[in-house]
Context: one part of a larger RNA
Molecule: small-subunit ribosomal RNA, 5' domain
Organism: Kapaibacterium sp. (SeqCode)
RNA sequence: GGACGAACGCUGGCGGCGUGCCUAACACAUGCAAGUCAAGGGCUACUUUCGGGUAGCACUGGCGCACGGGUGAGUAACGCGUAGGUAUCUGCCCCUAUCUCUGGCAUAACAUCGAGAAAUCGGUGCUAAUAUCAGAUGAGGCCCGAGAGGGUCAAAGGUCGCGAGACUGGAUAGGGAUGAGCCUGCGUCCGAUUAGCUAGUUGGUGAGGUAAAGGCUCACCAAGGCGACGAUCGGUAGCUGGUCUGAGAGGAUGGUCAGCCACACUGGAACUGAGACACGGUCCAGACUCCUACGGGAGGCAGCAGUGAGGAAUAUUGCGCAAUGGGCGAAAGCCUGACGCAGCGACGCCGCGUGCGGGAAGAAGGAGCUUUGCUCUGUAAACCGCUGUCGGACGGGAAGAAAGAGUUCCUACGGGGGCUUGGGACAGUACCGUCAGAGGAAGCACCGGCUAACUACGUGCCAGCAGCCGCGGUAAUACGUAGGGUGCGAGCGUUGUCC
Repeated sequence: GGACGAACGCUGGCGGCGUGCCUAACACAUGCAAGUCAAGGGCUACUUUCGGGUAGCACUGGCGCACGGGUGAGUAACGCGUAGGUAUCUGCCCCUAUCUCUGGCAUAACAUCGAGAAAUCGGUGCUAAUAUCAGAUGAGGCCCGAGAGGGUCAAAGGUCGCGAGACUGGAUAGGGAUGAGCCUGCGUCCGAUUAGCUAGUUGGUGAGGUAAAGGCUCACCAAGGCGACGAUCGGUAGCUGGUCUGAGAGGAUGGUCAGCCACACUGGAACUGAGACACGGUCCAGACUCCUACGGGAGGCAGCAGUGAGGAAUAUUGCGCAAUGGGCGAAAGCCUGACGCAGCGACGCCGCGUGCGGGAAGAAGGAGCUUUGCUCUGUAAACCGCUGUCGGACGGGAAGAAAGAGUUCCUACGGGGGCUUGGGACAGUACCGUCAGAGGAAGCACCGGCUAACUACGUGCCAGCAGCCGCGGUAAUACGUAGGGUGCGAGCGUUGUCC
């Protein structure tokens, strides 16, 4: 000098864009953060042309809840980065091929009875399905087989229509796309005042296990494997793209944003599933908190707000799904503290303003001095003439909007065009116009040298200053105050940290 997720002191007009618990991965009141649905059944209400229709609720069922959002505790590791590899899987999506047949048993809701303060639980009875089971079929897959061949594995229907049919689903197989698992080379902090480490340890054979290679696991066999090119142990730490600094080499760093990883009160475990060993799922144990009728139960903000605590220190219990994106749905639509916005903070960067021109009686006041006076403050003020940014008042007033719906036309049937309608949280905001009026808007640090800027008074090694050198013991440009000056300016200084 530059930088910062900063803090502190004094001061503080406006706007834009960013950014904001670095400490206790401490504990959390309250609300919200993941639902949704063309199928089947039941109940309730309304309606009916008695076929049914509409609405609501919970249950069954499907898909989602493994995404999105948070945090950085752990991890020195194939965790990450980079370059490769394959023994694998991949819901939804796309392409291709072939199917979608016949039957059955239950159960929730519901009804009824019972237990309980509650959470909830139990018995009996009824019923359906795209729930579930059995059978059939088998293009195709898988297994056995040299081959012929044999064995084995499926399915679910629904909506609209008078109908023909249209649309949408279901199953199997192959391919694609996307995502993921696993393996390897190289790179990735400090300590040798850590020098030896290792028994599933290193390898083999066989088996088990997995979606999958593998000592992943097990039996047996061999005795290996790693290490001064730093094993092992200890400490510290999420990694990267990047960021800061620097001429570069390098050093430091990893907050916001993006990629990867890990974690979800602490420890452990599996279940479901295409995918989890699962933040707002389950089970067990533990600590803690809460409810209780004392028998027993409930909970997990490192989601968004918010509270307490800790701390030098870090925001609203806001608005909206209008946009973008996500889940479900044929769609309408519903949900979405993702997100879009608004609020708070000079926390940062950037922009703008606090006026402009004229004006010497060089006014008054203040300060200094060589003191009938002179000099500085100083064109500064007054005064005269202008302007109108920001702020204020009034008026106008967006883009961000495409979807969707209706209708019509075209179509290669995927869709596309026209018209009408429709739709904004932000927001009566941005922006524009008009009006009044210099009016509402300047401070902070410094002035001995480094280092731009000097005098007076007070003080008298006191009080104090100080980044270094050093100032202060009676004329202190170094302390305190004042006048003046210098530097920056809605900031200026101080502290901390990095280069």